[in-house]
RNA sequence: AAAGUAAGCUGGGUAAUCGCUGGCGCAGUGCCGAAAGGCCGCGUGAGAGGAAAGUCCGAGCUCCGUAGAGCAGGGUGCUGGGUAACCCCCAGUGGGAGCGAUCCUAAGGAAAGUGCCACAGACAUGGAGACCGCCGAUGGCCUUUUUGGGGCGCAGGCAAGGGUGCAACGGUGCGGUAAGAGCGCACCAGCGGCGCGGUGACGCGUCGGCUAGGUAAACCCCACCUGGAGCAAGACCGGAUAGGAGUACGAAACAACGGCUCGUUGUGUACUCGGGUAGGUCGCUGGAGCGAAUUGGCAACAAUCCGCCUAGAUAGAUGAUUGCCACCUCAUCAGUGCGAGGUUGACAACAACCGCCAUCAGCGCGCGAGGAACAAAACUCGGCUUAUAGGCUUGCUUUUUGC
RNA sequence: GUGGACGUGGCGAAGCGGUUAACGCACCGGAUUGUGGCUCCGGCAUACGUGGGUUCGAUCCCCAUCGUUCACC
Numbered sequence: 001a002a003a004g005u006a007a008g009c010u011g012g013g014u015a016a017u018c019g020c021u022g023g024c025g026c027a028g029u030g031c032c033g034a035a036a037g038g039c040c041g042c043g044u045g046a047g048a049g050g051a052a053a054g055u056c057c058g059a060g061c062u063c064c065g066u067a068g069a070g071c072a073g074g075g076u077g078c079u080g081g082g083u084a085a086c087c088c089c090c091a092g093u094g095g096g097a098g099c100g101a102u103c104c105u106a107a108g109g110a111a112a113g114u115g116c117c118a119c120a121g122a123c124a125u126g127g128a129g130a131c132c133g134c135c136g137a138u139g140g141c142c143u144u145u146u147u148g149g150g151g152c153g154c155a156g157g158c159a160a161g162g163g164u165g166c167a168a169c170g171g172u173g174c175g176g177u178a179a180g181a182g183c184g185c186a187c188c189a190g191c192g193g194c195g196c197g198g199u200g201a202c203g204c205g206u207c208g209g210c211u212a213g214g215u216a217a218a219c220c221c222c223a224c225c226u227g228g229a230g231c232a233a234g235a236c237c238g239g240a241u242a243g244g245a246g247u248a249c250g251a252a253a254c255a256a257c258g259g260c261u262c263g264u265u266g267u268g269u270a271c272u273c274g275g276g277u278a279g280g281u282c283g284c285u286g287g288a289g290c291g292a293a294u295u296g297g298c299a300a301c302a303a304u305c306c307g308c309c310u311a312g313a314u315a316g317a318u319g320a321u322u323g324c325c326a327c328c329u330c331a332u333c334a335g336u337g338c339g340a341g342g343u344u345g346a347c348a349a350c351a352a353c354c355g356c357c358a359u360c361a362g363c364g365c366g367c368g369a370g371g372a373a374c375a376a377a378a379c380u381c382g383g384c385u386u387a388u389a390g391g392c393u394u395g396c397u398u399u400u401u402g403c
Numbered sequence: 404g405u406g407g408a409c410g411u412g413g414c415g416a417a418g419c420g421g422u423u424a425a426c427g428c429a430c431c432g433g434a435u436u437g438u439g440g441c442u443c444c445g446g447c448a449u450a451c452g453u454g455g456g457u458u459c460g461a462u463c464c465c466c467a468u469c470g471u472u473c474a475c476c
Base pairs, nucleotide, nucleotide: 001399002398003397004396005395006394007393008392009391010390012325013324014323015322016321017320018319020047021046023044024043025042026041028040030039031038032037049374053385054384056383057382058381059380060379061230062229063228064227068262069261070260071259073226074225075224076223077222078092079091080090081089082088093107094105095104096103097102108221109220113219114218115215116214117213126169131162132161133158134157135156138155139154140152141151142150143149144148170188171187172186173185174184175183189211191208192207193206194205195204196203197202234282235281236280237279244273245272246271247270248269249268253267254266255265256264257263289308290307291306293304294303295302296301327371328370329369330368335365336364337363338362341354342353343352344351345350404475405474406473407472408471409470410469413428414427415426421459430446431445432444433443434442452468453467454466455465456464
């Protein structure tokens, strides 16, 4: 210098004027309303994001008694940690990609069972499969004949070679054999047992029998988890209309029920109470909160201590205009400074082009014009995923050149 | 807010893991007709929303994402 890789930050600033939505203070007891409650004036201070988005997970919070038990259904799926919790995060193991930094990984079980493996091929899971092929030791037949030799390829033997395919029943080599074969041996792969190391996934070593196809993001099996609904949850205040609501006891029959069964509840009796729609208020923003330091930990994270307060609307506010500054672009632009070299071929060397006594080579400042992403709270958090112009920082890797 | 369904040539629409993805309408060419339509014959193409994964093999199975649409309060 080029190419790459990982992590992080930022997401315009400032001032003025006019608005919009909340908080706080002061004030009239002025206006609306049956009430609950709301509105108006002045002052003061505050007012979108890293994703507020998608709603893909997990919780807080609230209500429901079919919230209990069993089955079904759903979810998660290497190991160990973190966390309120997680389909999240961190650190590792195994596998895969890359020269490397580094990245990806739904990764339990195929020796419980079932299903599927098209086409091709002789044979596709059953311990299979003779199409070409090899052999024919043994038996048979033929020939010759001295025991014997030769031939046929009939009975039969063979998974070594060819061929098909994603996949052909361990691979390579030596021995062995009629030809062959884990038939025997050595090494390698894989499986199982044992020992050692590790919290563990697993790794290393050693021994053994000689081998057991793939697919579970097919059914399934195993382990663990799992009640439902959602701020339109829900609580309070409170017109009209209608009659109901709660608590306790009880359980034969009937009925209802947000999978099914066991079951539960209601209809009954007793006691108590006005109800809760339109509307209004609360829920509502101080919270598993944010920032710094120290300590523990490889890290995620945790503990201690100090500091800070940061929207709360309800048809939905957070906007508009202008000035200045900062950033980016320029065939187009008033000017002005530097200026003998500059640009391209990556650097050096070399080459080409433009220019070289004061200038229109080139560079900087500046005027002018234009640009500036994705997108906006709606109960609140922790994550994930997706979108994102421009700018900035740091670590690491590979290659090349020069010193 | 919650739950479900769908995406296949220009349009509609089949395809439940296996060769080159049907079919109808539309379009193009030819025949028939004096001409047009109807009818008959033949043909056409960037068709599986996008990006990954599982598998020997994906429109189909899984994950993410984009879009459309339905139901309920």
This is a predicted complex of two RNAs, RNase P RNA and transfer RNA, with 476 nucleotides together. The coordinates come from a structure-prediction model, not an experiment, and the mean pLDDT is 75.